[in-house]
A computed fold for a 484-nucleotide part of an RNA from an uncultured bacterium, annotated as small-subunit ribosomal RNA, 3' major domain. The full RNA is in RNAcentral, with records from ENA. Model confidence (mean pLDDT): 80 of 100.

Context: one part of a larger RNA
RNA sequence: UGACGGGGGCCUGCACAAGCGGUGGAGUAUGUGGCUUAAUUCGAUGCAACGCGAAGAACCUUACCUGGCCUUGACAUGCAGGGAUUAUUCGGGUGAAAGCCUGGAAAUUGCCGCAAGGUGUAACCUGCACAGGUGCUGCAUGGCUGUCGUCAGCUCGUGUCGUGAGAUGUUGGGUUAAGUCCCGCAACGAGCGCAACCCCUGUGUCCAGUUGCCACCUCAGCUUCGGCUGGGAGCACUCAGGACAGACUGCCUCGCUUAAACGAGGAGGAAGGUGGGGAUGACGUCAAGUCAGUAUGGCCCUUACGGCCAGGGCUGCACACGUACUACAAUGCUCGAUACAGAGGGAAGCAAGACCGCAAGGUGGAGCAAAUCCUAAAAAUCGAGCCCAGUUCAGAUUGUCGUCUGCAACUCGACGACAUGAAGCCGGAAUCGCUAGUAAUGGCGCAUCAGCUACGGCGCCGUGAAUACGUUCCCAGGCCUUGU
Numbered sequence: 001u002g003a004c005g006g007g008g009g010c011c012u013g014c015a016c017a018a019g020c021g022g023u024g025g026a027g028u029a030u031g032u033g034g035c036u037u038a039a040u041u042c043g044a045u046g047c048a049a050c051g052c053g054a055a056g057a058a059c060c061u062u063a064c065c066u067g068g069c070c071u072u073g074a075c076a077u078g079c080a081g082g083g084a085u086u087a088u089u090c091g092g093g094u095g096a097a098a099g100c101c102u103g104g105a106a107a108u109u110g111c112c113g114c115a116a117g118g119u120g121u122a123a124c125c126u127g128c129a130c131a132g133g134u135g136c137u138g139c140a141u142g143g144c145u146g147u148c149g150u151c152a153g154c155u156c157g158u159g160u161c162g163u164g165a166g167a168u169g170u171u172g173g174g175u176u177a178a179g180u181c182c183c184g185c186a187a188c189g190a191g192c193g194c195a196a197c198c199c200c201u202g203u204g205u206c207c208a209g210u211u212g213c214c215a216c217c218u219c220a221g222c223u224u225c226g227g228c229u230g231g232g233a234g235c236a237c238u239c240a241g242g243a244c245a246g247a248c249u250g251c252c253u254c255g256c257u258u259a260a261a262c263g264a265g266g267a268g269g270a271a272g273g274u275g276g277g278g279a280u281g282a283c284g285u286c287a288a289g290u291c292a293g294u295a296u297g298g299c300c301c302u303u304a305c306g307g308c309c310a311g312g313g314c315u316g317c318a319c320a321c322g323u324a325c326u327a328c329a330a331u332g333c334u335c336g337a338u339a340c341a342g343a344g345g346g347a348a349g350c351a352a353g354a355c356c357g358c359a360a361g362g363u364g365g366a367g368c369a370a371a372u373c374c375u376a377a378a379a380a381u382c383g384a385g386c387c388c389a390g391u392u393c394a395g396a397u398u399g400u401c402g403u404c405u406g407c408a409a410c411u412c413g414a415c416g417a418c419a420u421g422a423a424g425c426c427g428g429a430a431u432c433g434c435u436a437g438u439a440a441u442g443g444c445g446c447a448u449c450a451g452c453u454a455c456g457g458c459g460c461c462g463u464g465a466a467u468a469c470g471u472u473c474c475c476a477g478g479c480c481u482u483g484u
Base pairs, nucleotide, nucleotide: 003484004483005482007481008480009479010478011477012476013475015471016470019434020433021432022431023430026326027325028324029323030322031321032320033319034317035316042053043052064312065311066310067309068308069307070306073130077129078128079127080126081125082124088105089104090103091102092101093100094099110119111118112117132301133300135299136298137297141295143290144289145288146286148284153192154191155190156189157188158187159168160167161166172183173182174181198278199277200276201275203245204244205243206242207241209239212235213234217232218231219230220229221228222227248272251266252265253264254263255262328427332386333385334384335383336382337381344375345374346373349368350367354363355362356361393424398419399418400417401416402415403414404413440463441462442461443460444459445458446457
């Protein structure tokens, strides 16, 4: 100087407390460990691995295993030799394919030359340099990322103090979300962080209105005389696009020691004290993670640790753990009726009305490269049934018949119908999330994608709470001080 302490003081955080909902028990999905296996490819391992890399494992992917094949190679550049019917295209045999063997057809081409021909070149063949490696080392690395932590810290120049390591500044008194600001002070300044500048959202004004809107005016059609539909006119309103305004403790009162910073309350206001959310992550820590995203040093393989193909595996199951979904019901379930979104996506696409099918879906195809067309809510609400039961709860499992995608659904896809109807009656010790449009709950969309294991991930809107006395305790962190 740091680090540590079951030392002290001050402070903060869904850290505890106060609440609400879960996990841990059941079934299933998914990841991991273990076991098994020819292989169950590899990596990630406290927080910070375990719905993680993987925004899609039937083949492919694929790196693994078994078997069949290739050896200048699937791919790149160069050198030497051969090289005109070679590249290309149509076949045949064998084979699971890859591969191996083999037959036919025939376009085009530079220079010299009348021509014969000579010479060269792309491709191809042979040979050689080399290619190739998801082989090892993340403890040789770059780059990127996680984490402490959006915590308030980390430093420098000059000066001063100290023999020196270093100190001071950065400590102290207040204050703040903040090393934020004020006051004081052997310090005076400065930098990286904080904040602000950026984006979305909440209010208003102005500009410009199509594909958006329909108040007023007008025309036509229909009418249960309430109105509805379509056209014109219009840009008032909603909305979409752009520009600006607005919030700054600016104003008032009180408090803090005179003061300042600041705190509490109020007015006005759509919004009030950082308005809400996002992006943004200082010096550094963990030899943290990644050589399998790419790059890359070194080492290793080179008829194989490279390459191609078929089939299998990554989906294997006495078991253990993590993360989720669905439930155990009456604030519920079933049936019928009926209303209201936002953000997206759409051409090898989204697909309406109509018809067929109980349904998955099929036939067919209007419209739409889309503010125009299509995809489109559920919970809620109204009515009826169920009457506390392993049930009209719950839906696993299994059987049969189907639909769709795709060369192909056996290993190993999703969905539908009928039948079957398991465990489960609220979960031990323990443990997690959340402070407001949040939790809880309801659906919708997108990426990946032929299809899908999505109950995952990322977004969107609907309905919409309870509680916070307080900081003794648990956890993490900051500042000062003390012991080592």